This is a predicted structure of an 81-nucleotide RNA (c-di-GMP-I riboswitch aptamer) from Candidatus Siliceabacter maunaloa. Its mean pLDDT, the model's own confidence on a scale to 100, is 83. Rfam family: c-di-GMP-I riboswitch aptamer. Rfam links the family to the GO term cyclic-di-GMP binding. The model forms 95% of the base pairs in the Rfam consensus. The source organism's lineage runs through Bacteria, Bacillati, Thermoleophilia, Solirubrobacteraceae and Candidatus Siliceabacter.
């Protein structure tokens, strides 16, 4: 350095609720809660879904949201190979 995640150490994250906040929305922040998670760390220039706005004949096109839709990058603890 590269691959793999059966098993264990220490130990991390934290679905849906529910409070309380920002945001028009999609959602986001904290707290509490634990369904899962080996990258559920971080990227929103790949697909994809989702929202607001809209030339209008019905979505062309623009701004935004999802990293716990898939892929794809950078980085990372343990243990084995």
């Nucleotide at each position: 350095a590269g691959g793999u995640g059966c098993a264990a150490a220490g130990g991390g994250c934290a679905a849906a609720c529910c409070a309380c906040u920002c945001g028009c929305g999609a959602g986001g922040g904290u707290g509490g809660g634990a369904c899962g998670c080996a990258a559920a760390g971080c990227c929103a220039a790949g697909g994809g879904g989702c929202u607001c706005c809209g030339a209008c004949g019905u979505g062309a096109g623009g701004a935004g949201c999802c990293a716990g839709c898939c892929g794809g990058g950078c980085u990372a603890c343990c243990a084995c190979c």